[in-house]
Context: one part of a larger RNA
RNA sequence: CGUAUAUGGUGGAUGCCUUGACUGAAAUAAGCGAUGAAGGACGCAGCUGGCUGCGAUAAUCUUUGGGGAGCUGUUAAGCAAGCUUUGAUCCAGAGGUCUCCGAAUGGGGCAACCCUCUCAUUUUAUGAGAAUCUUUAACUGAAUUCAUAGGUUAAAGAAGCGCACCCUGGGAACUGAAACAUCUUAGUACCAGGAGGAAAAGAAAACAAUUGUGAUUCCGCUAGUAGUGGCGAGCGAACGCGGAAAAGUCUCCAGUUUUUAGCAAUUUUGUUAGCAAAAUCCUUUGGAAAGAGGAACCAUAGCGGGUAAUAGUCCCGUAUGCGAAAACAUUUUUGUGGAACUAAGGCUGGGAAAAGUAGAACGGGACCGGAGAAAUCCUGUUUGAACAUGGGAGCACUACUCUUCCAAGACUAAAUAUUAUUUCAGAUCGAUAGUGAACUAGUACCGUGAGGGAAAGGUGAAAAGCAUCCCGGUGAGGGAGGUGAAAUAGAACUGAAACCAUAUACUA
Numbered sequence: 001c002g003u004a005u006a007u008g009g010u011g012g013a014u015g016c017c018u019u020g021a022c023u024g025a026a027a028u029a030a031g032c033g034a035u036g037a038a039g040g041a042c043g044c045a046g047c048u049g050g051c052u053g054c055g056a057u058a059a060u061c062u063u064u065g066g067g068g069a070g071c072u073g074u075u076a077a078g079c080a081a082g083c084u085u086u087g088a089u090c091c092a093g094a095g096g097u098c099u100c101c102g103a104a105u106g107g108g109g110c111a112a113c114c115c116u117c118u119c120a121u122u123u124u125a126u127g128a129g130a131a132u133c134u135u136u137a138a139c140u141g142a143a144u145u146c147a148u149a150g151g152u153u154a155a156a157g158a159a160g161c162g163c164a165c166c167c168u169g170g171g172a173a174c175u176g177a178a179a180c181a182u183c184u185u186a187g188u189a190c191c192a193g194g195a196g197g198a199a200a201a202g203a204a205a206a207c208a209a210u211u212g213u214g215a216u217u218c219c220g221c222u223a224g225u226a227g228u229g230g231c232g233a234g235c236g237a238a239c240g241c242g243g244a245a246a247a248g249u250c251u252c253c254a255g256u257u258u259u260u261a262g263c264a265a266u267u268u269u270g271u272u273a274g275c276a277a278a279a280u281c282c283u284u285u286g287g288a289a290a291g292a293g294g295a296a297c298c299a300u301a302g303c304g305g306g307u308a309a310u311a312g313u314c315c316c317g318u319a320u321g322c323g324a325a326a327a328c329a330u331u332u333u334u335g336u337g338g339a340a341c342u343a344a345g346g347c348u349g350g351g352a353a354a355a356g357u358a359g360a361a362c363g364g365g366a367c368c369g370g371a372g373a374a375a376u377c378c379u380g381u382u383u384g385a386a387c388a389u390g391g392g393a394g395c396a397c398u399a400c401u402c403u404u405c406c407a408a409g410a411c412u413a414a415a416u417a418u419u420a421u422u423u424c425a426g427a428u429c430g431a432u433a434g435u436g437a438a439c440u441a442g443u444a445c446c447g448u449g450a451g452g453g454a455a456a457g458g459u460g461a462a463a464a465g466c467a468u469c470c471c472g473g474u475g476a477g478g479g480a481g482g483u484g485a486a487a488u489a490g491a492a493c494u495g496a497a498a499c500c501a502u503a504u505a506c507u508a
C1' cells in the first nucleotide's frame, strides 16, 4: 500500500413536508382610453435598502356602511413618538387628490427632459388654454364677374392599449417526397385591416332518389371509406345515423288595431363588507395528548385547517339561518309618452318579388376532386338571356318524362371558441418534479440590440438563538456551563454513495 471492523469528515441521494404550480367544472365578467389608458420614471415613512401601497392632500384625505379592541404594511427585530370605546387600526361602497413620461396632443427631444405663446387673477406666482384628422355649422375668401379652391372659428367624433378567441385582405420557407421541379409543409407561420363578448354562418334557385328530409353551428360515427395523387410522398369528403341546441323573419301601399323603446315611481333576485351558529370530562404513557383506557354529549354541523403526536364536542370554521347606508346588475307592476322627424307587432286587402344578373369564351382560384369526361361555387377580361305559359339544380353532354327548389336584397338567439376573476374539485407534481419563477424571478447575470435567462425551500413545539467562566490576536475557532425531549436539532430536518481521515486487527 491493501483487506476487514469501528468512529468521524465531506457530499446532498433518499424519506417526510408544502407556502407554489398544473388540469378541469360552475358562476360572473369580457374591455380600458383625450374626464389622459396599458406600461413606466421619480418621489412619499421619525429612523427606510428591497417589496407592497400611495402621489407634493404622497404606506395616504373625506364620507357612507360593516366591525369591536387593540393599532401605526412586509422583509425585520428594535428604539422613539403617537392614535384608540367621543369606536382607532382593519373590511366594503362612493368621492377627493393623483408629479413627470407614455396615443401624449403648445413647439422640440437622446421617454420620464428642454423651450414658448395667449388669457385670467389674489400681482409675480398660480390657474386655464394652445396637436392632427374627419364630419357638421358659421364667418370669410383668390387667379376670375358669379362661383369654387383656400382660410378662420366653434361643436362632435377618432386616435392608443389589451400575449387568447373571430372575420377579411396579403402570404412564405425549412421540411417530406429518403435527390428534385408538379405535389407536400400550408392557406400554416408571419404582415395588414376590422369587430364582438363571442365572432362567423343561417331560414333551400338545399339534399335525396321514386321512399323521403326540411335554416345555421358544434360533437360522436359513417371513414382513413368514396375519391384524389410525379396514382409517389401524401391529401381526403359526402349521403345517412346518433346527440347538443333549437326560432324564425323583413321589404311597397292602404285600412284597422294594439303595444314597445325612453322617462318616472315601484317590486324581485344577485354581486361588492359581514352576523349568529350545537356538544367532554377523568385516568394513564409522554417533553407535549388530540394517542391508549374509562365514562358522556351534539349532529340539517363526522368538509377542511390549526393547536407541543392522530380532536365531531379546544380554536378558526362547517350544516343551517340571517344581513346593505351606497354603487352596480337583474326583474315585476303602474303611470307617462301618440311623437321621438322614418320605431315595432297583429289582422284585412292589394301590389311587388332583385340584369350588365344567370349563362358563355379565355385566364385564375375554392371544393375530396392536381383540367381531368368535370358538374357545383367565386371572379379578372370579352360578352350576354328568359321573366312563373318562366328559371336553376339532380357530377360531361343531349332529349322526353320525372323529382326538387326559386338566384342575382336584408336581419336573426342558443348549442361552439378563448381569456380573466371567484368558488370547488383532482387515481396531476412535490423542490433536477410542478410554471422559467414555492425564495429579491422575468430577478441576478449575458448581449450594442432584438433577445437569452438561471441557481436558490425545511433549526425547534416554542428562540427557550447558548447567561457566566477559560484558551486565543479585544480574533476565527474551541472547551466548561446553561436551554431543550433531543445540540452528532447550534444557523440547520433526515443525512445514502463516490471520496478523505483516524483507531484496531491481519499481512508481504
Stems, first nucleotide, its partner, number of pairs: 002506008015493001016458002020429002022426009031161002039101003042055003046079002049075003061095006070083003106115003116130006132158009165196001166194005176183001180230001206213002217244005227235002248411003252350007262336004269329004274322003280295005296313002298302001304316003359383008369395001390406005445452002468480004
Annotation:
The part of an RNA shown here (large-subunit ribosomal RNA, domain I) has 508 nucleotides and comes from a Candidatus Moraniibacteriota bacterium. The full RNA is in RNAcentral, with records from ENA. Rfam family: Bacterial large subunit ribosomal RNA. Its family is annotated with structural constituent of ribosome and ribosome in the Gene Ontology. For this family Rfam cites "The comparative RNA web (CRW) site: an online database of comparative sequence and structure information for ribosomal, intron, and other RNAs" (Cannone et al., BMC Bioinformatics, 2002). Its mean pLDDT, the model's own confidence on a scale to 100, is 81.